[in-house]
Context: one part of a larger RNA
RNA sequence: GGAUAAACGCUGGCGGCGUGCCUAAUGCAUGCAAGUCGAGCGGUCUCGAUUUAUCGAGACAGUGGCGAACGGGUGAGUAACGCGUAAGUAACCUACCCCUAAGUUGGGAAUAACCUCGGGAAACCGAGGCUAAUACCGGAUGUGGUGGCAGGGCAGUGCUCUGCUAGUAAAGCCGAAAGGCGCUUGGGGAGGGGCUUGCGUCCGAUUAGCCAGUUGGUAGGGUAAUGGCCUACCAAGGCGAUGAUCGGUAGCUGGCUUGAGAGGGUGGUCAGCCACACUGGGACUGAGACACGGCCCAGACUCCUACGGGAGGCAGCAGCAAGGAAUAUUGGGCAAUGGGCGAAAGCCUGACCCAGCGACGCCGCGUGGGGGAAGAAGGCUUUCGGGUUGUAAACCCCUUUUCUCAGGGAAGAAUAAUGACGGUACCUGAGGAAUAAGUCUCGGCUAACUACGUGCCAGCAGCCGCGGUAAUACGUAGGAGGCAAGCGUUAUCC
Numbered sequence: 001g002g003a004u005a006a007a008c009g010c011u012g013g014c015g016g017c018g019u020g021c022c023u024a025a026u027g028c029a030u031g032c033a034a035g036u037c038g039a040g041c042g043g044u045c046u047c048g049a050u051u052u053a054u055c056g057a058g059a060c061a062g063u064g065g066c067g068a069a070c071g072g073g074u075g076a077g078u079a080a081c082g083c084g085u086a087a088g089u090a091a092c093c094u095a096c097c098c099c100u101a102a103g104u105u106g107g108g109a110a111u112a113a114c115c116u117c118g119g120g121a122a123a124c125c126g127a128g129g130c131u132a133a134u135a136c137c138g139g140a141u142g143u144g145g146u147g148g149c150a151g152g153g154c155a156g157u158g159c160u161c162u163g164c165u166a167g168u169a170a171a172g173c174c175g176a177a178a179g180g181c182g183c184u185u186g187g188g189g190a191g192g193g194g195c196u197u198g199c200g201u202c203c204g205a206u207u208a209g210c211c212a213g214u215u216g217g218u219a220g221g222g223u224a225a226u227g228g229c230c231u232a233c234c235a236a237g238g239c240g241a242u243g244a245u246c247g248g249u250a251g252c253u254g255g256c257u258u259g260a261g262a263g264g265g266u267g268g269u270c271a272g273c274c275a276c277a278c279u280g281g282g283a284c285u286g287a288g289a290c291a292c293g294g295c296c297c298a299g300a301c302u303c304c305u306a307c308g309g310g311a312g313g314c315a316g317c318a319g320c321a322a323g324g325a326a327u328a329u330u331g332g333g334c335a336a337u338g339g340g341c342g343a344a345a346g347c348c349u350g351a352c353c354c355a356g357c358g359a360c361g362c363c364g365c366g367u368g369g370g371g372g373a374a375g376a377a378g379g380c381u382u383u384c385g386g387g388u389u390g391u392a393a394a395c396c397c398c399u400u401u402u403c404u405c406a407g408g409g410a411a412g413a414a415u416a417a418u419g420a421c422g423g424u425a426c427c428u429g430a431g432g433a434a435u436a437a438g439u440c441u442c443g444g445c446u447a448a449c450u451a452c453g454u455g456c457c458a459g460c461a462g463c464c465g466c467g468g469u470a471a472u473a474c475g476u477a478g479g480a481g482g483c484a485a486g487c488g489u490u491a492u493c494c
Base pairs, nucleotide, nucleotide: 001494002493003492004491006490007489008488009487010486013365014364015363016362017361018360019358020357021323026321027320028319030318031317032316035066036065037064040063041062043060044059045058046057047056048055049054073276074275075274082201083200084199085198086197087196088195089194092193093192094191097189098188099187100186101185102184103183104182105139107137108136114129115128116127117126118125119124144168146166147165148164149163150162151161152160153159172181173180174179202248203247204246209239210238211237214236215235216234217233218232219231220230221229251273252272253271254270255266256265257264258263278299279298280297281296282295301312302311303310304309329355331354332353333352337351338349339348340347341346368398369397370396371395378389379388380387381386403431404430405429406428407427408426412421438483439482440481441480442479443464444463445462449478450477451476452475453474459466460465
């Protein structure tokens, strides 16, 4: 000098774009953050019509489907195939979406809702009875796919082709119809993921030996899949000075920052990956989780209780307490973009888009412009002549960026409707220099000097060093220099 997620002191006019718990992964009141579908299904209620057979509309809990594994947060753990990069998978999976082939036949038994009882303070639970389905379970068919056997090809298998054989599927809904949306079994694709491998990835040797499922094999189990992943048996191996093991520290990267570069430092916002969700463990469901706003167990903590028993998890958005030098609103809207569900209308969306607060950062603008004395007053200083503040002010002329008031008023909407932002940006008019300057320094380094006070005191200080009676170094004043809505200090990095 540059930089920062900064803080502190003094000061503070406006706008745009960014950005804002680095500490206690501490504890959390309250509200909201994941629902949706009546065009899967039975019902209940309300309204309307009515010929009281019934029909239509709307809402609701339940059943069923899809979603809830995304999106959002955090960085605790992790020195690891975690990440980065380059490969492999003939060892694998993939709901929804796209393309393509074939099918969608015929039956059954339940159950919630509902009704009747009963238990409980509650959370909730039990018994009996009724009922539906795209819920559940058999039968048929088998293009196919799967298993077995036989044969061929290939790159050693689980890749691929042919034949025989065994077992293996489905669901309907809307529509007057045409048709549409679904469902089942396959093949391919896209996107997404699992696993494996080469190389790279901090400090310590005042850590030198480490390992028993350990290292390998056989057989089996398990998985979508390879594998000591797991089990039994067998063998005795495997790693290490090219640093094993142990200890410390740490999420990694694209990037950011500094530097001419090499290199150093760093990983906040944004983006990719990973890990975590009160702490520890576990599985269930599912295409996908070992699952932040799901379940079970244990623990700590908090709350309710009729003492028998129950409820909870903000590292989602706001907000509170605490900690701290320190970090914001319990805001508006689904208008846009995107997501979930739905045939659609639409519903939901603290993702997101906006607004609010903070000079926290960067950028831009303003605080007026021209004229105006051999130079007012006042201040300071003085050798008392003067010098300086200083064209500075006053005064004259002008302008209106800003500001205030009034009027008009968007784009962003793709589309007929639909704009939170917002009566915002912007435009026009009126008013009036009006609403707007500080901060640090002035001994040398380093740009800028005098007076008074103080008297090794009070104090200053980045280094050298100043202060003990004329201090350009302390304090005040005048003046000057630097930067400027900021200036200075502290901390950290180059």